Predicted 3D model of a 1497-nucleotide RNA (small-subunit ribosomal RNA) from an uncultured organism. Rfam family: Bacterial small subunit ribosomal RNA. The sequence is in RNAcentral, with records from ENA.
[in-house]
RNA sequence: GGCGGCAGGCCUAACACAUGCAAGUCGAGCGGUAGCACAGAGAAGCUUGCUUCUUGGGUGACGAGCGGCGGACGGGUGAGUAAUGCAUAGGAAUCUGCCCGAUAGUGGGGGAUAACCUGGGGAAACCCAGGCUAAUACCGCAUACGUCCUACGGGAGAAAGGGGGCUCCGGCUCCCGCUAUGGGAUGAGCCUAUGUCGGAUUAGCUAGUUGGUGAGGUAACGGCUCACCAAGGCAACGAUCCGUAGCUGGUCUGAGAGGAUGAUCAGCCACAUCGGGACUGAGACACGGCCCGAACUCCUACGGGAGGCAGCAGUGGGGAAUAUUGGACAAUGGGCGCAAGCCUGAUCCAGCCAUGCCGCGUGUGUGAAGAAGGCCCUCGGGUUGUAAAGCACUUUCAGCGAGGAAGAACGCCUAGCGGUUAAUACCCGCUAGGAAAGACAUCACUCGCAGAAGAAGCACCGGCUAACUCCGUGCCAGCAGCCGCGGUAAUACGGAGGGUGCAAGCGUUAAUCGGAAUUACUGGGCGUAAAGCGCGCGUAGGUGGCUUGAUAAGCCGGUUGUGAAAGCCCCGGGCUCAACCUGGGAACGGCAUCCGGAACUGUCAAGCUAGAGUGCAGGAGAGGAAGGUAGAAUUCCCGGUGUAGCGGUGAAAUGCGUAGAGAUCGGGAGGAAUACCAGUGGCGAAGGCGGCCUUCUGGACUGACACUGACACUGAGGUGCGAAAGCGUGGGGAGCAAACUGGAUUAGAUACCCAGGUAGUCCACGCCCUAAACGAUGAAUACUAGAUAUAGGGGGUAUCGACCCCUCCUGUGUCGCAGCUAACGCGUUAAGUAUUCCGCCUGGGGAGUACGGCCGCAAGGCUAAAACUCAAAGGAAUUGACGGGGGCCCGCACAAGCGGUGGAGCGUGUGGUUUAAUUCGAUGCUAAGCGAAGAACCUUACCAGGGCUUGACAUGAUUGUAGUAGGAACCCGAAAGGGUGACGAUCCCGGGGUAACUCGGGAAGCUUUCACAGGUGCUGCAUGGCUGUCGUCAGCUCGUGCCGUGAGGUGUUGGGUUAAGUCCCGCAACGAGCGCAACCCUUGUCGUUAGUUACAUUCUCUAACGAGACAGCCUCUCACAAGGAGGAGGAAGGUGGGGAUGACGUCAAGUCAUCAUGGCCCUUAUGUCCUGGGCUACACACACGCUACAAUGGCCGGUACAAUGGGUCGCGAAGCCGCGAGGCGGAGCCAAUCCCACCAAAGCCGGCCCCAGUUGGGAUUGCAGGCUGCAACUCGCCUGCAUGAACGUGGAAUCGCUAGUAACCGCAGGUCAGCACACUGCGGUGAAUACGUUCCCGGGCCUUGUACACACCGCCCGUCACGUCAUGGAAGCCGAGAACGAUUGAAGUCGCUGAGCUAACCCGCAAGGGAGGCAGGCGCCGAGGUCGGGUUUGGUGACUGGGACGAAGUCGUAACAAGGUAGCUGUACCGGAAGGUGCGGCUGGAUCACCUCCUUU
Repeated sequence: GGCGGCAGGCCUAACACAUGCAAGUCGAGCGGUAGCACAGAGAAGCUUGCUUCUUGGGUGACGAGCGGCGGACGGGUGAGUAAUGCAUAGGAAUCUGCCCGAUAGUGGGGGAUAACCUGGGGAAACCCAGGCUAAUACCGCAUACGUCCUACGGGAGAAAGGGGGCUCCGGCUCCCGCUAUGGGAUGAGCCUAUGUCGGAUUAGCUAGUUGGUGAGGUAACGGCUCACCAAGGCAACGAUCCGUAGCUGGUCUGAGAGGAUGAUCAGCCACAUCGGGACUGAGACACGGCCCGAACUCCUACGGGAGGCAGCAGUGGGGAAUAUUGGACAAUGGGCGCAAGCCUGAUCCAGCCAUGCCGCGUGUGUGAAGAAGGCCCUCGGGUUGUAAAGCACUUUCAGCGAGGAAGAACGCCUAGCGGUUAAUACCCGCUAGGAAAGACAUCACUCGCAGAAGAAGCACCGGCUAACUCCGUGCCAGCAGCCGCGGUAAUACGGAGGGUGCAAGCGUUAAUCGGAAUUACUGGGCGUAAAGCGCGCGUAGGUGGCUUGAUAAGCCGGUUGUGAAAGCCCCGGGCUCAACCUGGGAACGGCAUCCGGAACUGUCAAGCUAGAGUGCAGGAGAGGAAGGUAGAAUUCCCGGUGUAGCGGUGAAAUGCGUAGAGAUCGGGAGGAAUACCAGUGGCGAAGGCGGCCUUCUGGACUGACACUGACACUGAGGUGCGAAAGCGUGGGGAGCAAACUGGAUUAGAUACCCAGGUAGUCCACGCCCUAAACGAUGAAUACUAGAUAUAGGGGGUAUCGACCCCUCCUGUGUCGCAGCUAACGCGUUAAGUAUUCCGCCUGGGGAGUACGGCCGCAAGGCUAAAACUCAAAGGAAUUGACGGGGGCCCGCACAAGCGGUGGAGCGUGUGGUUUAAUUCGAUGCUAAGCGAAGAACCUUACCAGGGCUUGACAUGAUUGUAGUAGGAACCCGAAAGGGUGACGAUCCCGGGGUAACUCGGGAAGCUUUCACAGGUGCUGCAUGGCUGUCGUCAGCUCGUGCCGUGAGGUGUUGGGUUAAGUCCCGCAACGAGCGCAACCCUUGUCGUUAGUUACAUUCUCUAACGAGACAGCCUCUCACAAGGAGGAGGAAGGUGGGGAUGACGUCAAGUCAUCAUGGCCCUUAUGUCCUGGGCUACACACACGCUACAAUGGCCGGUACAAUGGGUCGCGAAGCCGCGAGGCGGAGCCAAUCCCACCAAAGCCGGCCCCAGUUGGGAUUGCAGGCUGCAACUCGCCUGCAUGAACGUGGAAUCGCUAGUAACCGCAGGUCAGCACACUGCGGUGAAUACGUUCCCGGGCCUUGUACACACCGCCCGUCACGUCAUGGAAGCCGAGAACGAUUGAAGUCGCUGAGCUAACCCGCAAGGGAGGCAGGCGCCGAGGUCGGGUUUGGUGACUGGGACGAAGUCGUAACAAGGUAGCUGUACCGGAAGGUGCGGCUGGAUCACCUCCUUU
């Protein structure tokens, strides 16, 4: 949330069920008559034809009963079942009611028994006894075409009647039945083959088990059952066991192959509360039958009984979840019946549900003022949007009214006809007529009426993925399928507007397939990404050389059968279309059958020699095992000589030594290992093997012939070998050396280094069985360019011979074509092209772990998961960055020097602290004498207090405005401000007027109100602009081409050279751009021209314009280049000096407080004005400076020489006053003229001081003054007098500077009323040193490693602590399952018995007996129960083990660079932890050197 059609609807508890219905029917089988109805009979009432009552099986019918058929179908469910199932194809030893067709019959008897009656028991269910009766119930007899059995003589074995018609009453006939027999059809049973889920952490299973003989049993074959005999049967092609599961046609998906699935519909199976059992029957071991056991529910009189919805509805329960206690037998079908008919929750319909599919509608056209409203906005507008309104139409569907099919045919009745018949019965067929009969249904469909009228939602809009803006929020709230979004501008959250998609639906969740070539048959891999067993031998298996013949299993062609229907597909048809329904076809990939073929594979047979093997002759080798033996060295012991150290390290110490070490000589002992040769040399399957000799022994290679004749390859299991470490027993023990001890190092040092030292290392025997057991590359075969080196052997040429050369085979390397590879790389020793066989892999972690099993003395090994967790883990290569990697180079980077800072006092700035405020910013280099080129007020942004509110300032609109603007003066006040207020205007334009003046409008001002102003408020992490820094370092890029799958590379690398990516040469590059350089300014030399000053003027100076310098010249060198070294000339020489100039970019660097600006915030205040205060505080810390510490000095006197600059609100001369600061004064100067400024200072010439806290040093303080300024208290500068602090050259550390530089000296300017130790300029005096590039710092280029890429201030490991989660072990505890053993044992079949009971048949006259049967008893089997010990499995469990994850916890630093001890590895020991050490192995180690080989020049 409008309508209709078609379909579907408990997937969970095979959990429990109230109530109703779901299987009955036949009177034409029978006895009958309880109930109903009707004849008939009787009685009563009377109204004389009505009512009532009684009777009445005579009739219609019929409850109950006997009997027949059916309840084995239909309907439900999927528990069980992994094969007693299903699917497909076959088979032989069977049965089959009803049905079809055939043959032959249907004769004659008998005895019972329900119902019913009587009696009795019981609460009930029901039962017992006696008596009567019928049949299509039951039982004999007769007969037997065919049937069955047989000892072939023979024997056995049936039946039922009912109804209609006719009748001469004898019967005849028709129909329905019945019996026997064989046949068919249908249905069912049995057997075989093939296929049919997962687990091997299930590997052995089986005693009726496998087979035979015999018997029993069955419808039937059969160990189906039993007795006996034999010892078999199944299994790696997966038996047994465990788990899960109904199977199929089909369904979903997919290009297919496959994968998943088994709802509806259809076939088969199984089940019917759970377990067992049989009976009846054609058929059952039976859903709505029986018996027994069990659980549950109900009734009960407590004795005993009843029940089974997995039928249709419905109820409870479970669950995320699934409908009405409906109608009808009208149709289809089923049961019974002769039929009519009855029954039918099968079925057909209706109801409920958007559960799915399909169809239709919710209106159509026009309509711009592009309405209003909303939203956005750059404020112009845009969008919603022809959308709406308006106008003109239409009426599907829904609504109301009217009409209105088909689904109905068969059957029945009547009449007639034909066939059949003796027949007018019966039966069959046809024709005509008739009656009854529709659940659905208020149907479908058609017509009419009215009116746009009743009918639109949901999800999404960051990418994938179609669709974008605003507001709110501010890592919050939240979103999320994956990546991820949110920390103040969110297209990702929430809302809104707009948009997109689908639409009576839309989204979410769950599930399946696809994409996924991500289990790879089609169609993958294994050097480094996951993945080749450590290596042989060899079983099963798989695969297999050449020729001929045979065969026909595989294979190929055809035939036949089957592959149900439905479904899918194709072509038609029917509902208005579609969904849906329906006709036909195709298909169903398969299996089987028969015929044919013979290439290939297989099999059989016969051969061959190319594979493989054997024999013969050679040479090579650390191949293996055993025994012996040699020399060098270490250590120890003895002795001699000899004296103070030795040893060890980065440096030391422990240690050894005067009791004589070390050194040296001689002698001896003992063990282990074999220098040189020695080599990407050799041998071996791998591990591995190294002095020499002997013995035994394996393999490979070469050569030539002979032989065998496919004998081959691989190889699951199996079996053997297998470094080091380790284990057991016994030896041995020189050196080395885990553990351990001591010394160092260190924050610590359970390490690295040192001194010792035990297992062990060695031998014998026995275990272990793992390694980076590696070429990280399984074995075998064939093919596919070469070059080169080397080891072993052979041949050829030549030669006296050797070397050299050519060549064949085998091995070991390097480079390399094609090809392959993700790339790296591999490349005849393949990682190429193919074939065969084996092993192995399937995201990372958990984990090679747990559990189980096997092996081991142990250590441990082999096999080998899951829960949980992450969105990655990984490979190769690229660009960067980094390295306690390498190479080359540069820089006041170091070094060499000179002078400082760091110590003192003071100044300034900063931090911190304080404060009402000490405004703000700047914070390593790249903040800190920085913004600030100058805070007493102002500045000023801060604080306190007092005021103003369209405002101090701008624009526009609006109200008012002649006593208006302005405003002397007065009052309050600190001022701002507030109040009163004499006096008192102006300008422009237009009209009128001569003019005075007047009218209208405007400007300016004031006033009112509104828009707005204003903000040094926030965000420099929203921005522009500007700036710092790397760095004036030499780099950064592009176009085209080429290389590479690509990132990217090349160019830009290389050889030289330069200050330079400067230039030259080379080069798959060729060019170009931004940088470098040059062009610009200045300075140094000269020239020309011009020029102010009192005059003159070459010069000097000032200004303009030129010249000059370019490696131009010479020599040398380099490569004949670029360039470099030296020289000449020149004022200047190799960019002459200085400046300006700052590439691509880095630091989210700095600045919202210069300015501008988005957004946010304040609006009688975060705006604005004013007074005062603060920015000047002061325990302290830092930065930059000044002055010093003195004699190269201080002081006093004298004396010399600059340059740059500034000046009218200014600089201010002379002169005078003052000790001085300064004052008075005012000439001159708008400045090459005058002034600042006769001045420079250091310097020079004299004098004093004499090494002291001084005549050094001047802080601090007192007093007295000066200047500026409204104002010097907080808080200015200067002067005089007085005072006279620290400080005696400065620890660790650190800064500047390479020449007119450092150092020292003064001068000027800007700012500025005043205030300069700062800053910016100027000149004066004027050095020292640079061997050099090892080291520190920074930078550039090349290369290398990398686990880094917010890029080493990176990444990252383990313990510990805390929290959460899942999991293993565990004393135990609680269940569940299937077997087994023992015991007990229901029902029931079967067997035996059956002394009790017993109608039919037999014998008998009878009594009675017999046959048969029943009850009862016994036995076998037997569900279940109980007990038992084991076994499998689940849950739980104190405690405990590791694991995973978690916000910024703790301890260390193991790994990644040579990661600071190269790392990794197997093993062993040790340690808080990462880990350390020993032994052996690997390169998946950097760097340097050497050797060898190869490539290039």